[in-house]
RNA sequence: GCCCCCGUAGCUCAGCCCGGUGAGAGCACCUGUCUUAUAAGCAGGCGGUCCCGCGUUCAAAUCACGGCGGGGGCA
Numbered sequence: 001g002c003c004c005c006c007g008u009a010g011c012u013c014a015g016c017c018c019g020g021u022g023a024g025a026g027c028a029c030c031u032g033u034c035u036u037a038u039a040a041g042c043a044g045g046c047g048g049u050c051c052c053g054c055g056u057u058c059a060a061a062u063c064a065c066g067g068c069g070g071g072g073g074c075a
Stems, first nucleotide, its partner, number of pairs: 001074007010027004020058001029045005051067003055063001
């Protein structure tokens, strides 16, 4: 230098290809319950500019383009 993959909650990820209901799951965290106490269990709760910008569209996490960051391959 060229090519490919990835970026969504504190963490690990699904959803993206094929646009459409109010953005989700597990873990973590908080509260309650249970217990002598802790853990586990149970009930409830909190948590997001979907990496950034721009475009297309009635409508974008999802499509186009340009960046940034991470990983891999070739040279």